[in-house]
């Protein structure tokens, strides 16, 4: 070069055309003598960029970017 998958919270991932969920981490509180486990609650997302279809796009579709693989 060419074919193929992926890209959502600090990390790991679910998710669907109608305004995003878990789980570990972080914080507060409660329990403890005190730490650890537990419970609860909170914070934390322009869903990788731009564009295009749509009465609406994280979701279709096109192109770019990173990564990962495959083959020359």
């Nucleotide at each position: 070069g060419g074919g193929a998958a992926u890209a959502u919270a600090g990390c790991u991932u679910g998710g669907u055309g109608g305004u995003a969920g878990a789980g570990c981490a972080c914080g507060u509180g409660c329990u403890u003598g005190g730490u650890a486990u537990g419970c609860a609650c909170g914070a934390g997302g322009u869903c990788c960029u731009g564009g295009g279809u749509u009465c609406a796009a994280u979701c279709c579709c096109c192109a770019g970017u990173g990564c990962c693989u495959c083959u020359u």